[in-house]
RNA sequence: GGGCGAUUGGCUCAGCCCGGAAUUAGAGCGCGACGCUGAUACCGUCGAGGUCACUGGUUCGAAUCCAGUAUCGCCCA
Repeated sequence: GGGCGAUUGGCUCAGCCCGGAAUUAGAGCGCGACGCUGAUACCGUCGAGGUCACUGGUUCGAAUCCAGUAUCGCCCA
């Protein structure tokens, strides 16, 4: 230098291929409160936490499509 892949709550990942309902992007773990309990465990209920890596474009509408950039990984030279 070239090619491919990944980037979504604190962590691990879905959703992207094929763009849409109404009210908000979900899950597990973790965190907080409450219930239960001898009990900070288990279990149950509720809750907080995301500008979907960044910038621009297409569109009535973008996490999803397009272009560029950044970081990480793999391969080629």
A computed fold for a 77-nucleotide RNA from a Candidatus Peribacteraceae bacterium, annotated as transfer RNA. The same sequence occurs in records of 2 taxa. Lineage of the source: Bacteria > Bacteria candidate phyla > Candidatus Peribacteria > Candidatus Peribacterales > Candidatus Peribacteraceae. RNAcentral holds the sequence, with entries from ENA. The prediction has a mean pLDDT of 81. Its Rfam family is "tRNA". Rfam links the family to the GO term triplet codon-amino acid adaptor activity. The family's RNA type in Rfam is transfer RNA.